RNA sequence: GAUCUCGUGGUGUAGAUGGUGAUCACGUCUGCCUAACACGCAGACGGUCUCCGGUUCGAGCCCGGACGAGAUCA
Numbered sequence: 001g002a003u004c005u006c007g008u009g010g011u012g013u014a015g016a017u018g019g020u021g022a023u024c025a026c027g028u029c030u031g032c033c034u035a036a037c038a039c040g041c042a043g044a045c046g047g048u049c050u051c052c053g054g055u056u057c058g059a060g061c062c063c064g065g066a067c068g069a070g071a072u073c074a
Base pairs, nucleotide, nucleotide: 001073002072003071004070005069006068007067010026011025012024019057027045028044029043030042031041032040050066051065052064053063054062
C1' cells in the first nucleotide's frame, strides 16, 4: 500500500428481513440470609450503540467518509 472483518454500559456479548421501553452474564450498590464472611435470593445502578454526514415517517441495523483494532496478501 491492497482486500476483508469488526467497533453496543467498567468487561465480554445478543440484537434473522429497519418499528414502541437496546439483551444477557460478570461487575458495583442496597436489602434479606449468617455470629461474621462466602454462597444464595430480591431490587437497583450503569449505554447520546466510535465520530461526521446521508437515506427514511422511523437507523445499533442500510449508504458514504473519517478514526481505531484485527486478519490475509504485497
Molecule: transfer RNA
Organism: Coemansia nantahalensis